[in-house]
RNA sequence: UAAAUCCAAAGCCAACCCCGGGGUGACCCGGCGACGGAAAACUAUAGGGUCUCGAUUGAGAUAGCCAGCUGCAUUU
Numbered sequence: 001u002a003a004a005u006c007c008a009a010a011g012c013c014a015a016c017c018c019c020g021g022g023g024u025g026a027c028c029c030g031g032c033g034a035c036g037g038a039a040a041a042c043u044a045u046a047g048g049g050u051c052u053c054g055a056u057u058g059a060g061a062u063a064g065c066c067a068g069c070u071g072c073a074u075u076u
Base pairs, nucleotide, nucleotide: 002076003075004074005073012037013036018031019030020029021028022027035064042068043067047066048065049062050061051060052059053058
């Protein structure tokens, strides 16, 4: 540097439901709690998909949909 991977070690994140709050809404924040995840880190101005509002050429949401990009550990 490249590839493979959860085998090992140390760890990390946190679905759904419910409670409280914000928003017209998609959805978001906090708590609880783990369905799961080798990037469930970041990116919505790389690109695509889906969704909401508005109806008119717009505004918004979603990264745990695909994707882009970056990083740790081990092995080769």
c-di-GMP-I riboswitch aptamer from Candidatus Izemoplasma sp., 76 nucleotides, folded computationally.